[in-house]
RNA sequence: UGCCGAACCCCAGCCGUACUUUCGGUCAGGGGCGGAGGAACCAACGGGGACUUUUCAUCCCCAUGGGGCGAAUCAGGGCAUUCACCGCCCGGUAGCGCAACUCUUUCAGCGCGAGCCCGACAGCUAACUCCGCAGGCACGCACGAAAGA
Numbered sequence: 001u002g003c004c005g006a007a008c009c010c011c012a013g014c015c016g017u018a019c020u021u022u023c024g025g026u027c028a029g030g031g032g033c034g035g036a037g038g039a040a041c042c043a044a045c046g047g048g049g050a051c052u053u054u055u056c057a058u059c060c061c062c063a064u065g066g067g068g069c070g071a072a073u074c075a076g077g078g079c080a081u082u083c084a085c086c087g088c089c090c091g092g093u094a095g096c097g098c099a100a101c102u103c104u105u106u107c108a109g110c111g112c113g114a115g116c117c118c119g120a121c122a123g124c125u126a127a128c129u130c131c132g133c134a135g136g137c138a139c140g141c142a143c144g145a146a147a148g149a
Stems, first nucleotide, its partner, number of pairs: 001138004008031003013026004032133006042123001046062005065121001066118004074092001076090004095112004102149006
């Protein structure tokens, strides 16, 4: 300096530093960003398949805690295992990110597609209540092209 992410900005006072240009830290305060809970009304009353242009309805089969943050879902194949679960591996996939002045769209390119939490409990949700402002990474001539603003 730039990137992922909400995870930033200002700043009285105080402390250190600089030395007459400052910079850093801390703490009240202000602004901003993000998340959760929480009425009425509405919605909903397990999942999959069949039928149908589609939806609803109907029928059949199967299953048994539920929920939150996040892009991070959903299946398939293989290994191992007596079998299943767990575990490991492979290529996909919903979705997400990057490219250097910024934004949008398109094409091609390169990546991610995790992890954690609540603890029997929460749909939406005005008023209201509560919480977070972390952590991680790159410094390579990396920096692709087109259109519009």

This is a predicted structure of a 149-nucleotide RNA (c-di-AMP riboswitch aptamer (ydaO/yuaA leader)) from a soil metagenome. The model forms 92% of the base pairs in the Rfam consensus. The RNAcentral record of the sequence draws on MGnify.